[in-house]
RNA sequence: UCCUCAAUAGCUCAGUGGUAGAGCGGAUGGCUGUUAACCAUUAAGUCGUUGGUUCAAUCCCAACUUGGGGAG
Repeated sequence: UCCUCAAUAGCUCAGUGGUAGAGCGGAUGGCUGUUAACCAUUAAGUCGUUGGUUCAAUCCCAACUUGGGGAG
């Protein structure tokens, strides 16, 4: 320098154009002599950034940023 993959909740990851989800973790309550476990409820997101396409974009396109892999 070029090619390629990834970026979504605190963490690990789903989500193939039409209201953003799960598990773990957090908070509150229940249960228990207490803790853990279990049960219920609940909070937490400018979907990496900036543009474009579209009636509508996490999703399609371009550039950029960061990280992983590869080529030279």